[in-house]
RNA sequence: GCUGGCGUAGCUCAAUUGGUAGAGCAUCGCUCUCGUAAAGCGAAGGUUAAGAAUUCAAGUUUCUUCGUCAGCU
Numbered sequence: 001g002c003u004g005g006c007g008u009a010g011c012u013c014a015a016u017u018g019g020u021a022g023a024g025c026a027u028c029g030c031u032c033u034c035g036u037a038a039a040g041c042g043a044a045g046g047u048u049a050a051g052a053a054u055u056c057a058a059g060u061u062u063c064u065u066c067g068u069c070a071g072c073u
Base pairs, nucleotide, nucleotide: 001072002071003070004069005068006067007066010025011024012023013022019056027043028042029041030040031039049065050064051063052062053061
């Protein structure tokens, strides 16, 4: 330099044919306990890497950029 994959909550990952962004763990609160852990219930946490295009509607389609991983030279 060229090609391809990936980028979504603090972490690991979902999201069907484009149609309300979710789960587990972690965090916080409550219950339980002499107390802690475990367990149960609940809450909070997101500009879906950035920008643009198409569309009534984009995490999803298209383009550019950035980051990361792999391959080729």
The RNA shown here (transfer RNA) has 73 nucleotides and comes from a Candidatus Glassiibacteriota bacterium. It matches the Rfam family "tRNA". From the family's description: Transfer RNA (tRNA) molecules are approximately 80 nucleotides in length. Its family is annotated with triplet codon-amino acid adaptor activity in the Gene Ontology. The sequence is in RNAcentral, with records from ENA. Model confidence (mean pLDDT): 81 of 100. The source organism's lineage runs through Bacteria, Bacteria candidate phyla and Candidatus Glassiibacteriota.